[in-house]
Transfer RNA from uncultured Gemmata sp., 73 nucleotides, folded computationally. It matches the Rfam family "tRNA". Rfam links the family to the GO term triplet codon-amino acid adaptor activity. Its mean pLDDT, the model's own confidence on a scale to 100, is 82.
RNA sequence: GGGCGAUUAACUCAGUGGCUAGAGUGCGUUCUUCACACGGACGAAGUCACAGGUUCGAAUCCUGUAUCGCCCA
Numbered sequence: 001g002g003g004c005g006a007u008u009a010a011c012u013c014a015g016u017g018g019c020u021a022g023a024g025u026g027c028g029u030u031c032u033u034c035a036c037a038c039g040g041a042c043g044a045a046g047u048c049a050c051a052g053g054u055u056c057g058a059a060u061c062c063u064g065u066a067u068c069g070c071c072c073a
Base pairs, nucleotide, nucleotide: 001072002071003070004069005068006067007066010025011024012023013022018056027043028042029041030040031039049065050064051063052062053061
């Protein structure tokens, strides 16, 4: 220098252009316990990496940039 892939909650990951973006773990409150753990209930936490474009409508499609991984030279 070239090619491919990944980027979504604190972590691990789903998500076929269309309702207010979800799960598990973790976190907070609460119930249970003498207390802790386990378990139950409720809840908080998101610039869907960034910028632009297409579209009535974009996490999703297109272009560029950034970071990371793999391969080629």